[in-house]
Formats: sequence, structure tokens, C1' cells
RNA sequence: CUCUUAUCCUGAGAGGUGGAGGGACUGGCCCUAUGAAACCCAGCAACCAUUCGGUUAAGCCCGGACUGGUGCUAAUUCCUGCAGAAGAUAUUCUUCUGGCAGAUAAGAG
Repeated sequence: CUCUUAUCCUGAGAGGUGGAGGGACUGGCCCUAUGAAACCCAGCAACCAUUCGGUUAAGCCCGGACUGGUGCUAAUUCCUGCAGAAGAUAUUCUUCUGGCAGAUAAGAG
């Protein structure tokens, strides 16, 4: 980097260093010197491993712990981008469904 599977309207600091940017991309709309990114600490969660219990012939599955490997800690993945449907004060707007893209985990190449 590519492929496969799963998840993405829950949760998480008014801490230290740091100094101007950040929210993937498009168009919006936002956050930011009442300090951005990054790093440290702290925290959240429970994808994988581990472990305990339930269930099963076994696998699977369900629940608990959170020791290890990751991940995450503004706004639904902030909204949106393609297709379809429904509605309305109707050529614009709202809602819904699916898809694309993206993120993370686990596995494969």
C1' cells in the first nucleotide's frame, strides 16, 4: 500500500510542556492567544490477546474484569459530495434509506 470482516447519534481533564494552527479531501459551517498541532501525564472504551462466569458435544454466542497490544478523549465520521424514496409554505428546502470516501480493530497478501 491492497484485499476481507466488524464497528462508527454512547463515553473521556477548566493538568504540564509547547507555541499557530486544526476539524482526512470538496463545498459549507465551526474550533483556536479565554491558547491550535505535537509530546507528557490523566481519563474513556473494550477491537485483539489474557482471565472469570453462563451456554454448547464442540465451535459459536452472552456477560464481568481491564493485566498486555492498539484505539479514542469539540460538534453524529460536525454537515455534505453519488443514487433512490417520502413530504412541504415546492425547481428550493426537510426527512429517510442505500452507496462512495474516511477512521479504528483483527486477519490475509